[in-house]
RNA sequence: CAGAGUAGAAGACUGCGCGUGAAGUGUUUUGCGGACGGGGAGUUGCCGCAAAAACGAAAGAGUUUCUCUGCGGUGCAGACUUCGCAUCCCGCUG
Numbered sequence: 001c002a003g004a005g006u007a008g009a010a011g012a013c014u015g016c017g018c019g020u021g022a023a024g025u026g027u028u029u030u031g032c033g034g035a036c037g038g039g040g041a042g043u044u045g046c047c048g049c050a051a052a053a054a055c056g057a058a059a060g061a062g063u064u065u066c067u068c069u070g071c072g073g074u075g076c077a078g079a080c081u082u083c084g085c086a087u088c089c090c091g092c093u094g
Base pairs, nucleotide, nucleotide: 001094002093003092008083009082010081011080013078014077015076016075017074018072019071020070027053028052029051030050031049032048033047034046038090039089040088041087059069060068061067062066
């Protein structure tokens, strides 16, 4: 000098669900907790949970306690692609 490697994030796909009698998702505030390359430190950044507030939706058909097709910035799981230590110090490979 160059490079590797994590958690995680985003996108499209598949499967199984939930809602469509509106939960969820998204936004804001407060509180609590957690994680952040192999080691150390670590936030004003990130994630989770709880409470509160504002906003707010796509239904249609049939054989109508149900089913199907849709719809939802919907949940979980799988595999793929892209990005990727906030930052500081040290380490590893050439």